[in-house]
RNA sequence: GGAGAAUUAGCUCAGCGGGAGAGCAGCCGCUUCACGUGCGGCGAGUCAUCGGUUCGAUCCCGAUAUUCUCCA
Numbered sequence: 001g002g003a004g005a006a007u008u009a010g011c012u013c014a015g016c017g018g019g020a021g022a023g024c025a026g027c028c029g030c031u032u033c034a035c036g037u038g039c040g041g042c043g044a045g046u047c048a049u050c051g052g053u054u055c056g057a058u059c060c061c062g063a064u065a066u067u068c069u070c071c072a
Base pairs, nucleotide, nucleotide: 001071002070003069004068005067006066007065010024011023012022013021018055026042027041028040029039030038048064049063050062051061052060
């Protein structure tokens, strides 16, 4: 220098045009003498940033940023 992939909750990830979700972690309650376990509930997200397409974008297109892989 060229090519490709990834970026979504504190962490690991799903979702791939119309409701933003799961597990773990956190908090509260029940259970226990207490802790733990178990059960129930709650909160937490400008979906990396900017622009475009669309009635409508996490999703499609372009640019930028960061990380990783490959080629030279």
This is a predicted structure of a 72-nucleotide RNA (transfer RNA) from an uncultured Erysipelotrichaceae bacterium. The prediction has a mean pLDDT of 82. Rfam family: tRNA. It is annotated as a transfer RNA.